[in-house]
RNA sequence: CCGGCAGGCUGCUUUAUCGCCCCGAGUACUCGGGGAGGAAAGUCCGGGCAACACAGGGCACCGUGCUUCUUAGCAGGAAGAUCUUUGAAAGGGGAUAGCAACGUAACAGAAAAUAACCACUCUGUUCUGAUGUAUCAAAACGGAGUACGGGUGAAAAGGUGUGGUAAAAGCACACCGGUGAUUAUGGUAACAUAGUCAGCCGUACGUCUCACGGGUUGCAAAGCCAAAUAUAUCCUGACUGUUUGCCGCUGUUGCGGUACAGCAAAGCUGCCCGCUUUGUUUCAUUUCGCACAAUGAUGUCAGGAGGGGUAGGCUGCAGGAUCAAAGCAGUAAUGUUUUGACUAGAUAAAUGAUAAAGGAUUCUCAGUCAUCUGAAGGAGAAUUACAGAACCCGGCUUACAGGCCUGCCUUUUUU
Repeated sequence: CCGGCAGGCUGCUUUAUCGCCCCGAGUACUCGGGGAGGAAAGUCCGGGCAACACAGGGCACCGUGCUUCUUAGCAGGAAGAUCUUUGAAAGGGGAUAGCAACGUAACAGAAAAUAACCACUCUGUUCUGAUGUAUCAAAACGGAGUACGGGUGAAAAGGUGUGGUAAAAGCACACCGGUGAUUAUGGUAACAUAGUCAGCCGUACGUCUCACGGGUUGCAAAGCCAAAUAUAUCCUGACUGUUUGCCGCUGUUGCGGUACAGCAAAGCUGCCCGCUUUGUUUCAUUUCGCACAAUGAUGUCAGGAGGGGUAGGCUGCAGGAUCAAAGCAGUAAUGUUUUGACUAGAUAAAUGAUAAAGGAUUCUCAGUCAUCUGAAGGAGAAUUACAGAACCCGGCUUACAGGCCUGCCUUUUUU
């Protein structure tokens, strides 16, 4: 130099004509001001805000899980620790609470943690041979012992050595490794380094346990106005208490109201509890009569089915956990102080179209200068990224032609 890595900013410009939306002022269609992003995308997280009377308790269910800091909060961000993966490196990716119990780990393998296919050792029977009267060896069939050797596999009960054994094994010992406990030093901490003790010794994942957190739905939330209409109908459920307490009326029986209790229904989630709200009438039949019970009608309330009306306008709708600059603190994320600013609000969805001249990038062509492969210019052609607000904010993920800035890497090659 080329190349690579990480971070940040930007991402066409100018002029003219016509057109669109909002705000303000005039009034007579004029003037002034403004008009889409770093991701507006995905809808993966967290909130603001709104509604459900309050949102209280428990269970279920779901999410997160190293340390410290930061934030309204997050599964976010910053800095770090340990393990792991990838790259030559700078870097990029993944994981992280606990462990008593339970389960799984395909296939192969005897067996995936109480294991025995081959093999090893001991022993019994049969048979054969040698030798010589009791042994040795081989083969076949059994019994017992073992987890060393071989095989299978990603993984087979930590490694090396010595002793020990019938053969073996942490069975024992020495050293090493892992794990656990503990001491010292460093660090806010996770942890790191060094030492001591303990034969404690396979790994991963899931269930489970623990800690913290979580109501639901979402601007198609939710309010207001205008207009119109039918609840005619059907279904289900409740319709009690005692003159209980109190108050009022009454000569008494009693009547009305209220409180409490019971029953029923509804009410932030899937269930339960608490709590709140609403309803808690009358008559008839069955019976010799009363009570109880049952049935029917009527009435009130609640829930539901079917059906009817409306689909218009306004608010929500942009002054905010807002933005910019500078200072201070901090490794940084971020915090704080001062000064300044108000910058889309559409509703089938506006922010555009045309023309000209430029800028930037790529390729081709012909030459010039220089030299080992470069520099500036000329002509022509092509391209000018990803993309489009819809209540708002903070993140994460994904897409992106090109230009600029800062820091870092160096395998190979050249000097």
The prediction has a mean pLDDT of 76. This is a predicted structure of a 415-nucleotide RNA (Bacterial RNase P class A) from Draconibacterium sp. It is recorded under the gene name rnpB. The model forms 88% of the base pairs in the Rfam consensus. Rfam family: Bacterial RNase P class A. The family's RNA type in Rfam is ribozyme.